[in-house]
Parts: sequence; structure tokens; C1' cells
RNA sequence: GGGCGAGUGGUGGAAUAGGAAUACACGACGGACUUAAAAUCCGUUGGCCGUAAGGCCAUGCGGGUUCGAUUCCCGCCUCGCCCA
Repeated sequence: GGGCGAGUGGUGGAAUAGGAAUACACGACGGACUUAAAAUCCGUUGGCCGUAAGGCCAUGCGGGUUCGAUUCCCGCCUCGCCCA
């Protein structure tokens, strides 16, 4: 240099003939139980703003197509494998 694959919350990861993600598990936080703790059970948990209701943003980065993009197209970055 060329080809292929991958990049999603704190972590592992899910969602595809495009229908608006974060399922599920772990972890964390709060509560119940306990003398106390562990275990167990219940609730919450992407980020920011907000007392709340709710709003905005986000699937590596920047564009494009589309009513609608994690998904399709273009360029780039990082990592892995193969070829030279």
C1' cells in the first nucleotide's frame, strides 16, 4: 500500500429485506429483610438540563439518501486478521 472484519451505556452485549436503540446479564445506587453483614427480594440506572412533567443529544468521526438510518452510500480515524 491492497483486501476483509470490528467500533453501541460503567462492562459483556441485543435490535437488520430501514420503523426511531440501549433488550438481557453483570456492575452501581436506593429500599425491604438482619443485632449487623452476606445471600435473597423490590425499585432505579446512556449523557446533559429540569423539583417534576418533560426537553435536547447520542450506535467511532464527518457528510449523503430517506418521511424515517445502529442498519444503505461516500470520505476519514482506531483496532484485528490476511496479502504484498